RNAcentral holds the sequence, with entries from Ribocentre.
A computed fold for a 93-nucleotide RNA from Lysinibacillus xylanilyticus, annotated as Glycine riboswitch aptamer.
Taxonomically the source falls in Lysinibacillus (Bacteria, Bacillota, Bacilli, Caryophanales).
Rfam family: Glycine riboswitch aptamer. Rfam links the family to the GO term glycine biosynthetic process.
Of the family's consensus pairs, 91% are formed in the model.

RNA sequence: AUGAUUGUGCGGGGAGAGCACGUGUAGACGUCACCGAAGGAGCAAAUAACAAAAUGUUAUGAAUCUCUCAGGUAAAAGGACUCGUACAAGACG
Repeated sequence: AUGAUUGUGCGGGGAGAGCACGUGUAGACGUCACCGAAGGAGCAAAUAACAAAAUGUUAUGAAUCUCUCAGGUAAAAGGACUCGUACAAGACG
C1' cells in the first nucleotide's frame, strides 16, 4: 500500500472405479476385480560435490505424471484442485 504471494475458517463447484461374491442379526471380516484427486512413495531437466580420456559416480530435485502402501468403487460422507468471503502474515516497488 489499488498488496505479488502464503496460511486458516466459512460458503459454492468438484472426477474415476463391483449397491460384486462369501460369512454374519448388525457393526464388520474375508476373497476376487477395479479406480486415483486425501495422505504416502518414485524421478526429468537443472544444480552441487568427487574422479576424469570419453564421460562417469553420488547428493539435492516438481506434478493432476508413475506406483497403488494407505484410501476409495449406489446415496451420504470424504475429496486434489478451484471460486467467493473473513481474518492473519507479507515480497518487489